Predicted 3D model of a 594-nucleotide part of an RNA (large-subunit ribosomal RNA, domain I) from a wastewater metagenome.
[in-house]
Context: one part of a larger RNA
RNA sequence: AGCACACAGGGGAUGCCCUGGCGCAGGUAGGCGAUGAAGGACGUGGCAAGCUGCGAUAAGCUCCGGGGAGCCGCUAAGCGGGCUUCGAUCCGGAGAUGUCCGAAUGGGGAAACCCACCGCGGUGAAGCCGCGGUAUCCUCAUCUGAAUACAUAGGGUGAGGAAGCGAACCCGGGGAAGGGAACCAUCUCAGUACCCGGAGGAAGUGAAAGCAACCGCGAUUCCCUGAGUAGCGGCGAGCGAAACGGGAACAGCCCAAACCACUUGCAUGUUAAAGCCCUGGCGCGUUGUGCAGGUGGGGUCGAGGGACCUGACUUGGCUCCGGCCCGGAGGAGCCAGAGAGUCAAAAAGGGCAAUUUUAGCUGAAUACCAUGGAAAGGGUAACCAUAGAAGGUGAUAGUCAUGUAAGCGAAAAAAUUGUCUCUCUCCGUCAGGCACCCAAGUACCACGGGACACGUGGAAUCCUGUGGGAAUUUGGGAGGACCAUCUUCUAAGGCUAAAUACUAACCUGCGACCGAUAGUGUACCAGUACCGUGAGGGAAAGGUGAAAAGAACCCCUGUUAGGGGAGUGAAAUAGAACCUGAAACCGUGUGCGU
Repeated sequence: AGCACACAGGGGAUGCCCUGGCGCAGGUAGGCGAUGAAGGACGUGGCAAGCUGCGAUAAGCUCCGGGGAGCCGCUAAGCGGGCUUCGAUCCGGAGAUGUCCGAAUGGGGAAACCCACCGCGGUGAAGCCGCGGUAUCCUCAUCUGAAUACAUAGGGUGAGGAAGCGAACCCGGGGAAGGGAACCAUCUCAGUACCCGGAGGAAGUGAAAGCAACCGCGAUUCCCUGAGUAGCGGCGAGCGAAACGGGAACAGCCCAAACCACUUGCAUGUUAAAGCCCUGGCGCGUUGUGCAGGUGGGGUCGAGGGACCUGACUUGGCUCCGGCCCGGAGGAGCCAGAGAGUCAAAAAGGGCAAUUUUAGCUGAAUACCAUGGAAAGGGUAACCAUAGAAGGUGAUAGUCAUGUAAGCGAAAAAAUUGUCUCUCUCCGUCAGGCACCCAAGUACCACGGGACACGUGGAAUCCUGUGGGAAUUUGGGAGGACCAUCUUCUAAGGCUAAAUACUAACCUGCGACCGAUAGUGUACCAGUACCGUGAGGGAAAGGUGAAAAGAACCCCUGUUAGGGGAGUGAAAUAGAACCUGAAACCGUGUGCGU
């Protein structure tokens, strides 16, 4: 030095475990913020480093409710002190306080700092201290007010609003490339990624200038189907509908204009005349007329609708108005009656009731024997069950404890629903006439583009940069060039719930999901340590035991290192470098052979 066996060390695989993750489903909620957010800095405990909580009232203050015996958060014990059946700690609701930074907003600034002004208060005090206010933009109101006469710009003051943050979903404005096409340029990837703006709990769309096909349907959205069809396409790669049909959910409305009344501005107008609802009289007359604007009424449609005129039918009562008088048409208001409503078509509260949420409460039924450190396992004999879900308890528990089934519960705050209060509306129909209105730089056309499944194509349809440029119902659009016939619809204004999308957050439940090199990067004080100028990158690290009972005391030694006894424990080869403890690797002993 080798081999074999045994025993140690070393190491941390494996097994077992789970206060951590991952995914899904259902529900809630879908925002927070100048009343100062999100996120932080610094403080705050008797002793206090970190975490948590809180804010100079600082692990807390007040009120209300729950609860009922202990409590003064965690690492984490101790010392020193307190509180509590006169109800503490704890849990829920409402409030108070809430330093400094941060949209940060008095000015500045290298965030958590520096420096002010005005008013009020403390004080003998100009100092100092405390409290409050002082940013910008927009809208409205108001006071002022240049060049420049009126005016306008500008300035001041007051009130209201905005600003910033947030995971995805949504709408809009911009908008790639890697890659594919076996190259590549049209094309594709893709209107994707990304940037910007905006909003909501959803957003957007939406009540036919629609589909269809000679039959008909009747807003929109979403799903299935139609269908990888019809089509588009260097007809390559690829892209890729729609209607019908079946479902989910259902909801319809308001303006502009014609016309009437009032009002504002401008123009016109002196001839006393056209005017002032009608008849007659009195009276007025910068009234009237035209144009432009505002307010109120009217009106909203495709078997076209409406305005205006005439006629007929049709709810009731009261009061008032008109330049004056008599009367009549007309108009306004109130009550009754009818209808509707806060989720669009107008809009804001309040009362009551119910339900739900934010603490909680009640909640059945087992004993013994033996083994064992310990019984829930075994044996014997019982019981409950609208409860034999689950996790815990010294091994595996329906009956030990927490719970579970079932049932009950709110002073306060909030949500939903219903009802009352409240608020709003009140005419309409028919016939005839008239030809006044029915959304203009619009439709449409040309050129250049874009969107449509559709790449310019025979290219309809939608949008529009440039130029041209209609008609008003005997009008106009569409039915995939275009024309005719036919059919269908009524553009150029607006609003609209539900069915649909998403989940940062909260609650409940589930998993042929993971089990510490897995599962989140993070089961552990992790976006930490550490790296980087920075943007940014980014770890490792779980397990004594049922219970600390965590080893008093003695010995070795330089030793608070390590070890040997003693003691605890079921076990200490469970001793904190702590469950199990594989392999590599380092040894000791014995045997064998060299």
The coordinates come from a structure-prediction model, not an experiment, and the mean pLDDT is 82.
Its Rfam family is "Bacterial large subunit ribosomal RNA".
The full RNA is in RNAcentral, with records from SILVA.